Record summary:
A computed fold for a 76-nucleotide RNA from Candidatus Proximibacter danicus, annotated as transfer RNA. Its Rfam family is "tRNA". The family's RNA type in Rfam is transfer RNA.

RNA sequence: CAGGGUGUAGCGCAGUUGGUAGCGCGCCUCGCUUGGGACGAGGAGGUCGCUGGUUCGAGCCCAGCCACCCUGACCA
Numbered sequence: 001c002a003g004g005g006u007g008u009a010g011c012g013c014a015g016u017u018g019g020u021a022g023c024g025c026g027c028c029u030c031g032c033u034u035g036g037g038a039c040g041a042g043g044a045g046g047u048c049g050c051u052g053g054u055u056c057g058a059g060c061c062c063a064g065c066c067a068c069c070c071u072g073a074c075c076a
Stems, first nucleotide, its partner, number of pairs: 001072007010025004019056001027043005049065005
């Protein structure tokens, strides 16, 4: 430099045909227990990498950019 992939809650990941974003673990509260764990009930936590565009409406489509990963090229 070229091609491809990934980016969504603290972590790991889903998200169908574009229609108000979810699961597991973790965290908080309560119950249960002598207490803890386990279990049960409830809850908090998201500018969906950034900017712009299309659209009535974008995590999803389009363009540019950023970060990381893979492959190849180039130089030595």